This is a predicted structure of a 121-nucleotide RNA (SAM riboswitch aptamer (S box leader)) from an uncultured Bacteroidota bacterium.
The coordinates come from a structure-prediction model, not an experiment, and the mean pLDDT is 81.
[in-house]
RNA sequence: CGCUUAUCAAGAAAGGCAGAGGGUAAUGGCCCGAUGAAGCCUUGACAACCUAUUUCAGUUCACGCUGAAAAAAGGUGCCAACUCCAUCCAAGUAUACAAUGUAUACACGGACAGAUAAGUC
Numbered sequence: 001c002g003c004u005u006a007u008c009a010a011g012a013a014a015g016g017c018a019g020a021g022g023g024u025a026a027u028g029g030c031c032c033g034a035u036g037a038a039g040c041c042u043u044g045a046c047a048a049c050c051u052a053u054u055u056c057a058g059u060u061c062a063c064g065c066u067g068a069a070a071a072a073a074g075g076u077g078c079c080a081a082c083u084c085c086a087u088c089c090a091a092g093u094a095u096a097c098a099a100u101g102u103a104u105a106c107a108c109g110g111a112c113a114g115a116u117a118a119g120u121c
Base pairs, nucleotide, nucleotide: 002120003119004118005117006116007115008114013043014042015041016040017039021032022031023030026087027086028085029084044079046077049075050074053070054069055068056067057066058065059064083113088110089109092106093105094104095103096102097101
């Protein structure tokens, strides 16, 4: 890198260095940024995917295994806006008009893509 599974409408700050970009495929928007972007460091928080631990239940002769809950030491992640919005498919409501269609707005479902975790290769 590829593949598999799960989740993605919630949540979460300061300081120092630095000095112009950033919002994680592409395009079009929109937004953030010298009242300091990205990146690096320190401390802190959020969350609960893996792991250690505790409790309960089931199963087992037992060790263990499975499920649920708690907590948050370890491994990751993460701390603007729904994955910032839309694109592809399917359809709904409302309004307007050149009227059986077109346009705009809103909400919802699925897919693609992306991100994170674990496993596999």